This is a predicted structure of a 92-nucleotide RNA (c-di-GMP-I-GGC riboswitch aptamer) from Firmicutes bacterium UBA5449. Taxonomically the source falls in Bacillota (Bacteria, Bacillati).
């Protein structure tokens, strides 16, 4: 070390409980499926959800209201790749 043994630690899927959020999701306790960068970074790519906004229909006296489409300025870092940073040192 662009490399992965040992050891001594770390992070914590799903789930289930509160708390927020329109929703994707987040955050806290539990819980561990796993992860040698499952440390931070939303840079490229990819995913996801669409409150507002914009079109189309449809109901209704009116105030409205209902379906459906596009739509991130939202998320996701444990989806990939990129960037910065970091324990220990066997075999290479």
């Nucleotide at each position: 070390c662009a490399c992965g043994a040992c050891a001594a630690g770390g992070c914590a899927a799903a789930c289930u409980u509160g708390u927020u959020g329109a929703a994707a999701g987040a955050c806290a306790a539990g819980g561990g499926c796993g992860c040698a960068a499952a440390g931070c970074u939303g840079c490229g790519g990819a995913u996801c959800u669409a409150c507002a906004g914009c079109c189309a229909g449809g109901a209704g006296g009116g105030g409205u209201u209902c379906u459906g489409g596009c739509c991130a300025c939202g998320a996701u870092a444990g989806c990939c790749g990129g960037g910065c940073u970091g324990c220990c040192g066997a075999a290479g």
Description:
It matches the Rfam family "c-di-GMP-I-GGC riboswitch aptamer". Its family is annotated with cyclic-di-GMP binding in the Gene Ontology.